[in-house]
RNA sequence: CUCUUAUUAAGAGUGGUGGAGGGAUUUGGCCCUAUGAAACCCGGCAACCGGCAUAUUAUAUGCAACGGUGCUAAUUCCAACGGUAUAUUACCGACAGAUGAGAU
Repeated sequence: CUCUUAUUAAGAGUGGUGGAGGGAUUUGGCCCUAUGAAACCCGGCAACCGGCAUAUUAUAUGCAACGGUGCUAAUUCCAACGGUAUAUUACCGACAGAUGAGAU
């Protein structure tokens, strides 16, 4: 990289370095940013795996946050594909993406 699976509307900075971009890309929008983007450090949030406990052997619930990740503007920022309603908007489902775990 690929496959399987769970989650994906919550939460998290008046910090330091840095110096122009960023919001996954393909498109169309819309937004953030010199009142400081990306990236790095520190801090923080959360609780997927590892940990502990109870029930139990399909697993579920709870506790902690030491380790492995992860995240830290806006629903995954919105839409694109399909369906239902209706008056171009609302809802649902898929596709794709992201993260964890497992596998080849």